[in-house]
The RNA shown here (transfer RNA) has 71 nucleotides and comes from Lotharella oceanica.
The prediction has a mean pLDDT of 82.
It matches the Rfam family "tRNA". It is annotated as a transfer RNA.
Taxonomically the source falls in Lotharella (Eukaryota, Rhizaria, Cercozoa, Chlorarachniophyceae).
A source record names the gene trnG.

RNA sequence: GCGAAUAUAAUUUAGGGGUAAAAUAUUACCUUGCCAAGGUAAAAUCAUGGGUUCAAAUCCCAUUAUUCGCU
Numbered sequence: 001g002c003g004a005a006u007a008u009a010a011u012u013u014a015g016g017g018g019u020a021a022a023a024u025a026u027u028a029c030c031u032u033g034c035c036a037a038g039g040u041a042a043a044a045u046c047a048u049g050g051g052u053u054c055a056a057a058u059c060c061c062a063u064u065a066u067u068c069g070c071u
Stems, first nucleotide, its partner, number of pairs: 001070007010024004018054001026042005047063005
């Protein structure tokens, strides 16, 4: 220098055009004499910038980061 893949909550992952989801973790409450375990609830998320579309996490382009391959 060229090509490819990935980027979603604090972490691990679903979701592939029509209200963004689960588990763990965090916080509050309940249960227990206390802890642990358990139950209920809450907060928190689509890498960035454009484009297409009535509507984009999803499709297209560029950039950034990481990984792999070639030279």